[in-house]
Context: one part of a larger RNA
RNA sequence: ACGCUGGCGGCAUGUCUAAGGCAUGCAGUCGAAUGCAUUUAGUUGCAUGGCAAACGGGAGAGUACACUUUGGCAAUUUACCCCUUACUCGGGAAUAACCCAUUGAAAAAUGGGAUAAUACCCGAUAGUCUAAACUAUCUCAUGUUAGUUUAGUAAAGUUUUUCGGUAAGGGAGAAGCCUAAGGCCUAUCAGCUUGUUGGUGAGAUAAUAGCUCACCAAGGCUAUGACGGGUAGCGGGUGUGGGAGCACGAUCCGCCUCACUGGGACUGAGACACUGCCCAGACACCUACGGGUGGCUGCAGUCAAGAAUCUUCCACAAUGCACGAAAGUGUGAUGGAGCAAUGCCGCGUGAAGGAUGACACCCCUAGGGGCGUAAACUUCUUUUCUUAGGGAAAAAUUUUUGAUGUUACCUAAGGAAUAAGGGGCUGCUAACUACGUGCCAGCAGCAGCGGUAAUACGUAGGCCCCGAGCGUUAUCC
Numbered sequence: 001a002c003g004c005u006g007g008c009g010g011c012a013u014g015u016c017u018a019a020g021g022c023a024u025g026c027a028g029u030c031g032a033a034u035g036c037a038u039u040u041a042g043u044u045g046c047a048u049g050g051c052a053a054a055c056g057g058g059a060g061a062g063u064a065c066a067c068u069u070u071g072g073c074a075a076u077u078u079a080c081c082c083c084u085u086a087c088u089c090g091g092g093a094a095u096a097a098c099c100c101a102u103u104g105a106a107a108a109a110u111g112g113g114a115u116a117a118u119a120c121c122c123g124a125u126a127g128u129c130u131a132a133a134c135u136a137u138c139u140c141a142u143g144u145u146a147g148u149u150u151a152g153u154a155a156a157g158u159u160u161u162u163c164g165g166u167a168a169g170g171g172a173g174a175a176g177c178c179u180a181a182g183g184c185c186u187a188u189c190a191g192c193u194u195g196u197u198g199g200u201g202a203g204a205u206a207a208u209a210g211c212u213c214a215c216c217a218a219g220g221c222u223a224u225g226a227c228g229g230g231u232a233g234c235g236g237g238u239g240u241g242g243g244a245g246c247a248c249g250a251u252c253c254g255c256c257u258c259a260c261u262g263g264g265a266c267u268g269a270g271a272c273a274c275u276g277c278c279c280a281g282a283c284a285c286c287u288a289c290g291g292g293u294g295g296c297u298g299c300a301g302u303c304a305a306g307a308a309u310c311u312u313c314c315a316c317a318a319u320g321c322a323c324g325a326a327a328g329u330g331u332g333a334u335g336g337a338g339c340a341a342u343g344c345c346g347c348g349u350g351a352a353g354g355a356u357g358a359c360a361c362c363c364c365u366a367g368g369g370g371c372g373u374a375a376a377c378u379u380c381u382u383u384u385c386u387u388a389g390g391g392a393a394a395a396a397u398u399u400u401u402g403a404u405g406u407u408a409c410c411u412a413a414g415g416a417a418u419a420a421g422g423g424g425c426u427g428c429u430a431a432c433u434a435c436g437u438g439c440c441a442g443c444a445g446c447a448g449c450g451g452u453a454a455u456a457c458g459u460a461g462g463c464c465c466c467g468a469g470c471g472u473u474a475u476c477c
Base pairs, nucleotide, nucleotide: 001472002471003470004469007347008346009345010344011343012342013340014339015305020303021302022301024300025299026298028051029050030049033048034047035046036045037044058258059257060256067182068181069180071178072177073176076175077174078173081171082170083169084168085167086166087165088164089123090122091121092120098113099112100111101110102109103108129152130151131150132149133148134147135146136145138143157163184230185229186228191221192220193219196218197217198216199215200214201213202212203211233255234254235253236252237248238247239246240245260281261280262279263278264277283294284293285292286291311337313336314335315334319333320331321330322329323328350380351379352378353377361370362369363368385414386413387412388411389410390409394404421466422465423464424463425462426447427446428445432461433460434459435458436457442449443448
């Protein structure tokens, strides 16, 4: 997954296939940076600006310094946060929203005019910063540390408690690079390589390096399997096993990679950026045929594919994240509910008594035997169930604040009431008789069974195993 069956609860899990295509909805914040418009006012809207959008969430297509472990960076960067030191002076030109005009079906675009800032620019000042030169110390070393000289780069205000800005140093956390070791198959892949291997110089980078380029040399790898082909995200772990091992990598955590397909850079502390930009392509949609728009491998949902996998739900109450001085806003992260026996665990479908033992059914040597204390009947209980009432914790905080939730849980009443099936019975393998059939119909994991007395087919009774599950199929040990 399929077949038959199906009472409840808790906790998990839920497109393994087409990384196939997607209708619809959902997706920042700040007025304590600033201008304009608006409102009786609180306010609200547009735009500039700041921070965030590189997190969180998804998927495993590709991929063999990608991952894991051990070291190294004297070859590096780091917004927000914390600590220390110093500073925060003077000036200027624009621009959006707005108004006017124009073009276009639309998306949108163009011209003119006005204006503000923590937006942009110029100047001053500063050194423990940067660059160059010199001296000394230390280091295995390219170099480090200290000192001197020359040159160079800053700032933004504010409602004045505060919150900010600039420079330098340190920390925390984050990231980048390098080294060694480890883990698939294939030799019916044996030779591979020209930026290839190394050097000098230059460029590029936060930084080392053929990373890139010019020149020079001819190197470099390989049966300890290079190169090629196939397969594959890696690890913590998971399954199984007494272990060694073997197989796997769902959920959860860490790392990597991808975001319609291919390529590229911009912004930024950080991206070559899932819901940013540009170009090309395929696909889909709109069009007035001139041109435009889009990207669910986010949460739901839909079509397709398939043996097969859910609601177009509730809430930001909690935890966390972003912004904000805060109040707060946002958050399909998250917290919850819904659906599915998909899995694991727990509970129930009544309990006690009740005949040498009813009826029915089955078997029979026709005497009886089995079903069987089973039922009926009597007494009892209420886990469950139904109804009614009460009713949380989770809130951290003095007050307020709970989606879940008519919840969990507690109490009362009612009444055995609402609740059992599936497979098997020749041997392996626990459990047998009768009838029907007659190598037919059929069974079957293997051996095999069936041709007129079938414990093996079909039905019935009985029995065995498991039980809200039981069988079958597939796969691993």